[in-house]
A computed fold for an 82-nucleotide RNA from a Woeseiaceae bacterium, annotated as c-di-GMP-I riboswitch aptamer. Rfam family: c-di-GMP-I riboswitch aptamer. Rfam links the family to the GO term cyclic-di-GMP binding. It was read from a public genome assembly, where an Rfam model found it. The coordinates come from a structure-prediction model, not an experiment, and the mean pLDDT is 88.
RNA sequence: AAAUGAAAAGGGCACGGCGUUCGAAAGGGCGCUUCGCAAAGCCACCGGUCUAAGGGAUCACUACGACAGCGGGGUUACCAUU
Numbered sequence: 001a002a003a004u005g006a007a008a009a010g011g012g013c014a015c016g017g018c019g020u021u022c023g024a025a026a027g028g029g030c031g032c033u034u035c036g037c038a039a040a041g042c043c044a045c046c047g048g049u050c051u052a053a054g055g056g057a058u059c060a061c062u063a064c065g066a067c068a069g070c071g072g073g074g075u076u077a078c079c080a081u082u
Stems, first nucleotide, its partner, number of pairs: 002082004012037002016033007035069001041075003045072003048067003054062002
C1' cells in the first nucleotide's frame, strides 16, 4: 500500500419502542432501551422511495423538503488476517 472480514480485543452506530422537542408532512434532534450493522462514518452525484407546505384548473401532478439502515458511486477511518 492492496485485498479480505472467519475468529478476537478495545470501542462505535442504532430498526423498532418510550419520553421530550423541531417540522405542514415525510422526517430530524436529544435521553433511555436494543432489531441489527465492518463503514448502519460522511456526501443527494445516478437510480429508487417517502412527503406535498407552496404551486396548480384546487383534480391529477409537482421538491426547492426528506431517506446515506434501498442499491450504485465518491470520500475518510479502527482492529485483525493475507